[in-house]
RNA sequence: GCAAUGGCCGACUAGGGUUCCGGUCCGUCGACGACGGAUGUCUGGUCCGAGAGUGGGCAACCUCGUUCGAGGUCACACGGAGGGACAAAAGCCCGGGAGAG
Numbered sequence: 001g002c003a004a005u006g007g008c009c010g011a012c013u014a015g016g017g018u019u020c021c022g023g024u025c026c027g028u029c030g031a032c033g034a035c036g037g038a039u040g041u042c043u044g045g046u047c048c049g050a051g052a053g054u055g056g057g058c059a060a061c062c063u064c065g066u067u068c069g070a071g072g073u074c075a076c077a078c079g080g081a082g083g084g085a086c087a088a089a090a091g092c093c094c095g096g097g098a099g100a101g
Stems, first nucleotide, its partner, number of pairs: 007058003011054002015048002020045002022042001023039007060073005076096001078099001082094003
C1' cells in the first nucleotide's frame, strides 16, 4: 500500500401512530349499563420500533492447549429531501443510501 471479513437472532428502550382495548364527548335505549358516532392536540394497555441506542445469545477470526476446552478480538460511524408497508405513523424499509468531511 492492497484484498477479505466486519455478520445473524432475540429481549428492551428512545420514538411512533390509532386496527383493537380503555379514556373523554355527543346521541339513543328497556339505563349503576348497552348500542352507535366523534376524538390520538387522550396520560395509557395491545401493536410497530433503531446501521449510527442498551443488555444478552450465537457465529466468525487469533493464540494456547487438547479430545474437546480456555483466553482474546468483534472497531468506527455526520447524514437530507422523497418514496413504501401495515389500520396508521415513526429513529421501521429504500439506507453504513444521495450527499458531507